A computed fold for a 532-nucleotide part of an RNA from an uncultured bacterium, annotated as small-subunit ribosomal RNA, 5' domain.
Context: one part of a larger RNA
RNA sequence: AACGCGGACGGCGUGCCUAACACAUGCAAGUCGCGCGCGAAAGGGGAGCAAUCCCCCGGUAGAGCGGCGAACGGGUGAGUAACGCGUGGGUGAUCUACCUCCGAGUGGGGAAUAACACCGGGAAACUGGUGCUAAUACCGCAUGACAUCUUCGGGUCGUACUGGAGAUCAAAGCCGGGGACCGCAAGGCCUGGCGCUUGGAGAGGAGCCCGCGUCCGAUUAGCUAGUUGGCGGGGUAAUGGCCCACCAAGGCGACGAUCGGUAGCCGGCCUGAGAGGGCGGACGGCCACACUGGGACUGAGACACGGCCCAGACUCCUACGGGAGGCAGCAGUGGGGAAUUUUUCGCAAUGGGGGAAACCCUGACGAAGCAACGCCGCGUGGAGGAUGAAGGCCUUCGGGUCGUAAACUCCUGUCGACCGGGACGAAUGUGGUCUGGGCUAAUACCCCGGGCCAUCGACUGUACCGGUGGAGGAAGCCACGGCUAACUCUGUGCCAGCAGCCGCGGUAAUACAGAGGUGGCAAGCGUUGUUC
Numbered sequence: 001a002a003c004g005c006g007g008a009c010g011g012c013g014u015g016c017c018u019a020a021c022a023c024a025u026g027c028a029a030g031u032c033g034c035g036c037g038c039g040a041a042a043g044g045g046g047a048g049c050a051a052u053c054c055c056c057c058g059g060u061a062g063a064g065c066g067g068c069g070a071a072c073g074g075g076u077g078a079g080u081a082a083c084g085c086g087u088g089g090g091u092g093a094u095c096u097a098c099c100u101c102c103g104a105g106u107g108g109g110g111a112a113u114a115a116c117a118c119c120g121g122g123a124a125a126c127u128g129g130u131g132c133u134a135a136u137a138c139c140g141c142a143u144g145a146c147a148u149c150u151u152c153g154g155g156u157c158g159u160a161c162u163g164g165a166g167a168u169c170a171a172a173g174c175c176g177g178g179g180a181c182c183g184c185a186a187g188g189c190c191u192g193g194c195g196c197u198u199g200g201a202g203a204g205g206a207g208c209c210c211g212c213g214u215c216c217g218a219u220u221a222g223c224u225a226g227u228u229g230g231c232g233g234g235g236u237a238a239u240g241g242c243c244c245a246c247c248a249a250g251g252c253g254a255c256g257a258u259c260g261g262u263a264g265c266c267g268g269c270c271u272g273a274g275a276g277g278g279c280g281g282a283c284g285g286c287c288a289c290a291c292u293g294g295g296a297c298u299g300a301g302a303c304a305c306g307g308c309c310c311a312g313a314c315u316c317c318u319a320c321g322g323g324a325g326g327c328a329g330c331a332g333u334g335g336g337g338a339a340u341u342u343u344u345c346g347c348a349a350u351g352g353g354g355g356a357a358a359c360c361c362u363g364a365c366g367a368a369g370c371a372a373c374g375c376c377g378c379g380u381g382g383a384g385g386a387u388g389a390a391g392g393c394c395u396u397c398g399g400g401u402c403g404u405a406a407a408c409u410c411c412u413g414u415c416g417a418c419c420g421g422g423a424c425g426a427a428u429g430u431g432g433u434c435u436g437g438g439c440u441a442a443u444a445c446c447c448c449g450g451g452c453c454a455u456c457g458a459c460u461g462u463a464c465c466g467g468u469g470g471a472g473g474a475a476g477c478c479a480c481g482g483c484u485a486a487c488u489c490u491g492u493g494c495c496a497g498c499a500g501c502c503g504c505g506g507u508a509a510u511a512c513a514g515a516g517g518u519g520g521c522a523a524g525c526g527u528u529g530u531u532c
Stems, first nucleotide, its partner, number of pairs: 001528005009377005014371002016336001021334003025331003030068003035065002038062001043056005075289003084214008094206003099202008107141001109139002116131006147168008173194006181188002215261003222252003227249004232244003264286004268279004291312005314325004342368001344367003350364001351362004381411004391402004415473001417468005425459001429455010476521005481502003487516005497504002
């Protein structure tokens, strides 16, 4: 774990081991107007005979272009006996968005396109044409180095490192504040913040390579043609038969190759005095997978669970032309099964994405619900009470025993019930105000810090505390022949049955069934399964 009987409460954990079977429905990845151009409807008000127009809501809702994220987080264990994992190394063979530190730069132009408008196609999914427009979208030009490439030296085993020359390649803006001066104005100018480009370093992350270790079978003994190596090339961030042309004929194997079976690996967990044996569920690390198989695109990062394309199986829609889908995310459904939960609440905390911020998103997470599934705690009362009541059972009929057990008396008040009070988890952030410092021409702005006030809790009126009342609401299960702790009576008569092993039962059965008694454990107790 499941099953049987029984079942008061709380805390902390855990909860599809089977069909990686199929899935209805909802949610699980968005965000930025301080990058950009558009921009409603409804409603309210007004003008007008009306059509209609104007104002507010509102440059709001909204979609679109663009940026970052979507490669994290979450699930599962199918595959994999492998450099997959563990451990120790290597990378003079490598990459790294965001973040931190240090250096330099950010000049001047151009052409488009969605949205939108109009005209179409289609049942739909969706899609075509024409025309207009913006940008931190796209493309030239300029400048340019300690960047890249070539070359010449130093240097090295070598392509590390280092000096010179030549060639090549960048960028984007947005948001605040301001005294003098210029300008009709926008603005110039000064200054701050966020960006952008190009280098160097770091941190964290990743790729690749190597030594050693990593289950069973020899009733699997030989295996191998890109196979093993070389030269040259292609490809990659990068080494390499990774791929290709040519050349050589190698490479592996009883120290178990190849083949077959089984299996994700580890930290760890269980057991054991240890050595060892078994396991890898929860939590943490790594790997692999995402309907099945294959493929690339974008990107710093994927060959991408909730992206794309192709093929296949399945399901659904269809106007039959064609389309849509992928819960091994959280819940939930059917099915399988001995068996495994709510279609809950909240972003208050922690963490993550976006954003200058407010904030938005977050089935990660925090909580609640269900289940004794496990562990732990606690209760079901305490003290007194014999003439040893009644009743049951046994009896040698005298009595014995259940048994201080009950009744009864006096108490207590845990848990549950009801009433009242009532937290911690909240730190920060933001706004206001006061104040210290930095930047600056500046007392603007902005940035860093401090004091006070305000604002924010899903759980939750929960934990906890106080009170009221009153023993009141709370005990079962298994066993009793030996192993093994605990014995009599009745029924049955090798029958009915029991049984883990030995074995019981054929007329006095401590072994079957019931009863009384006793023993063991206790909100559990037994049985079955599994491991040591």

Its Rfam family is "Bacterial small subunit ribosomal RNA". Model confidence (mean pLDDT): 86 of 100.